[in-house]
RNA sequence: AGCGGAGUGGCGCAGUGGCAGCGCGUUGGGUUGCCAACCCAGAGGUCCGUGGAUCAAAACCACGCUCUGCUA
Numbered sequence: 001a002g003c004g005g006a007g008u009g010g011c012g013c014a015g016u017g018g019c020a021g022c023g024c025g026u027u028g029g030g031u032u033g034c035c036a037a038c039c040c041a042g043a044g045g046u047c048c049g050u051g052g053a054u055c056a057a058a059a060c061c062a063c064g065c066u067c068u069g070c071u072a
Base pairs, nucleotide, nucleotide: 001071002070003069004068005067006066007065010024011023012022013021018055026042027041028040029039030038048064049063050062051061052060
């Protein structure tokens, strides 16, 4: 320098146009003689940024930022 992939709760990931979900973790409770395991409930993210198209965007388009793979 060219081409591609990724960015979503603390962590790992889903979600291909209709007001964002799962697992782990975490908090409270249940259970137990206690712990673990198990069960129930809760908190926690305006989805990397800015702009655009749309009645409506995490998702589509443009530009930028960061990480990463391949080629040179």

This is a predicted structure of a 72-nucleotide RNA (transfer RNA) from Schistocerca americana. It matches the Rfam family "tRNA". The same sequence occurs in records of 3 taxa.